[in-house]
RNA sequence: UUCUUAUCGAGAGAAGUUGAGGGACUGGCCCUGUGACGCUUCAGCAACCAGCCAUUCGUGGUCAGGUGCUAAAUCCAGCAGGCACGCAAUUGCCUGGGAGAUGAAAA
Numbered sequence: 001u002u003c004u005u006a007u008c009g010a011g012a013g014a015a016g017u018u019g020a021g022g023g024a025c026u027g028g029c030c031c032u033g034u035g036a037c038g039c040u041u042c043a044g045c046a047a048c049c050a051g052c053c054a055u056u057c058g059u060g061g062u063c064a065g066g067u068g069c070u071a072a073a074u075c076c077a078g079c080a081g082g083c084a085c086g087c088a089a090u091u092g093c094c095u096g097g098g099a100g101a102u103g104a105a106a107a
Base pairs, nucleotide, nucleotide: 001107002106004104005103006102007101008100013042014041015040016039017038021031022030023029025078026077027076028075043070044069045068048066049065051062052061053060054059074099079096080095081094082093083092084091
C1' cells in the first nucleotide's frame, strides 16, 4: 500500500516546548496569540487483539501485555431512496450506500 472483517450518538487532559494554523477531502460550521498543528513528559478513557477464569461453545467475567483514543455524533452534509412542510427553491427527519478512522487477519 491492497484485500477481508468488526466497530464508530458512550468515555477520557494537564504541564513543557514551538509559534500559525487545525478539524482527512469539498462545501458548511467550528476551534485557535486567553497560543492552533506538531513534539516531549506525566495522567486518564476504553477494552479490539493477546493472557487468565468460567461456559449451555452463543458468549460472559477479569487483567491491562500489544494497539488505539482523550473539542464538537466520524462536528454536519456529500450518493440513492422514502416521509413531512411548501407553488417552487429549499428545509427537517428516516433508511441504505460511499468516503474516512481504529482494531484484527491476510497478501

A computed fold for a 107-nucleotide RNA from Planococcus koreensis, annotated as SAM riboswitch aptamer (S box leader). Rfam family: SAM riboswitch aptamer (S box leader). Its family is annotated with regulation of gene expression in the Gene Ontology. The sequence was found by an Rfam model in a public genome assembly.